Parts: sequence; C1' cells; structure tokens
RNA sequence: ACCCGAUAAAGGCAAACCCGCCGAAAGGCGGGGACGCAAAGCCGCGGGGCUAAGGAACACUCGAAGCACAGGCAGCACAGAGUGGACUACGCCGGCCGGGCCGCCGAA
Repeated sequence: ACCCGAUAAAGGCAAACCCGCCGAAAGGCGGGGACGCAAAGCCGCGGGGCUAAGGAACACUCGAAGCACAGGCAGCACAGAGUGGACUACGCCGGCCGGGCCGCCGAA
C1' cells in the first nucleotide's frame, strides 16, 4: 500500500412509523424516531423497479355534414364534444444489482 473487516476505539448515516411542507402521483425536503449500514459518502453511467401529469392505440356515448333509399323496413357515417383507457418518462428510487470517483479506523 492492497485485499479484508472485529462483541475494538472515535465519529457518521438513518428503515418503518408520526408531524409539517412540496408534488397529479411515484416520491422529496425539514423535525421526531431507529430497522439496519464499512461506503446506507458522491455521480446517476448500465440493468432493474415505481409513478403516469402530458401524450395515446383502442372502446363506448352524444352528435351529424354526407352516403344509401321509388316508398317502407332496416342501415353506414366526416367534423365536433364527452367518458374510459392498453401503452408511454421528459418524473422518480438508488437502503435492488453492477460501474466510476473519493474516504475514517486497524484486531485476525
């Protein structure tokens, strides 16, 4: 120095949950709180996961220019409006895995 990591020492972070705020949501920030963590520090690069505001295949409802029609019966239907909506990240997580950078301590 590297690997490694203890019933060591000093210090650090903080899951769930609660309160407040932000956000459409996922989630975030602050306070409280500790399940855990040797990188649970930073980046957000690859994979993975979460959400779906916006977009949107498609379906349905209203609607009705028009088509069709000797007549009747019975049909088709543009524009426009509405409802639902597979899918979708330009939003997130990174305490899911990998990668990059930096770093405290020192028993075996």
The RNA shown here (c-di-GMP-I riboswitch aptamer) has 108 nucleotides and comes from a bacterium. The coordinates come from a structure-prediction model, not an experiment, and the mean pLDDT is 85.